[in-house]
RNA sequence: GGUAGGAUGGCCGAAUGCUUAGGUGGUGGAUUGUAGCUCCAUAGAUAAAGGUUUAAAUCCUUUUCCUAUCA
Numbered sequence: 001g002g003u004a005g006g007a008u009g010g011c012c013g014a015a016u017g018c019u020u021a022g023g024u025g026g027u028g029g030a031u032u033g034u035a036g037c038u039c040c041a042u043a044g045a046u047a048a049a050g051g052u053u054u055a056a057a058u059c060c061u062u063u064u065c066c067u068a069u070c071a
Base pairs, nucleotide, nucleotide: 001070002069003068004067005066006065007064010024011023012022026042027041028040029039030038047063048062049061050060051059
């Protein structure tokens, strides 16, 4: 340099164009003599910019970064 794949909360991880699921962790509360377990509540994310669309994490273009492979 060519080709292919990927980027989503603190971490892991799902998502046919219309709801950002779930787990784990954080915080508050209930329970307990204390802690743990359990239960309830709560805050928290789509790499960046533009375009298409009534509606974009998802489709298109460009850019950045990471991985694999070929030379």

The RNA shown here (transfer RNA) has 71 nucleotides and comes from Hemibagrus pluriradiatus. Its Rfam family is "tRNA". By type it is a transfer RNA. Gene Ontology term of the family: triplet codon-amino acid adaptor activity. NCBI's taxonomy places the organism under Eukaryota, Opisthokonta, Otophysi, Siluroidei, Hemibagrus. The gene name in the source record is trnY-TAC. The coordinates come from a structure-prediction model, not an experiment, and the mean pLDDT is 80. The RNAcentral record of the sequence draws on ENA.